Background:
A computed fold for a 71-nucleotide RNA from Candidatus Yanofskybacteria bacterium RIFCSPLOWO2_02_FULL_41_13, annotated as transfer RNA. Rfam family: tRNA. The family's RNA type in Rfam is transfer RNA. From the family's description: Transfer RNA (tRNA) molecules are approximately 80 nucleotides in length. Their secondary structure includes four short double-helical elements and three loops (D, anti-codon, and T loops).

RNA sequence: GGGGGCAUAAGCUAACGGUAAACUGUCGGUCUCCAAAACCGAUUUUCGAGGUUCGAGUCCUCGUGCCCCCG
Numbered sequence: 001g002g003g004g005g006c007a008u009a010a011g012c013u014a015a016c017g018g019u020a021a022a023c024u025g026u027c028g029g030u031c032u033c034c035a036a037a038a039c040c041g042a043u044u045u046u047c048g049a050g051g052u053u054c055g056a057g058u059c060c061u062c063g064u065g066c067c068c069c070c071g
Stems, first nucleotide, its partner, number of pairs: 001070007010024002013021001018054001025043006047063005
């Protein structure tokens, strides 16, 4: 220099173009002599900027970061 892949919650991982979600964590409560476990509730999310569309996490373009291949 060329080609390809990935980016979603604090962590890990889902989501036909039509309400963004599960598990773990954290916090509060129930239970207990205390704690753990269990149960109930709360908490925080689409890498950035444009475009297409009635509607974009999803499709297109550019950028950023990481990974792989070729030279």
The organism belongs to Candidatus Yanofskyibacteriota, within Bacteria.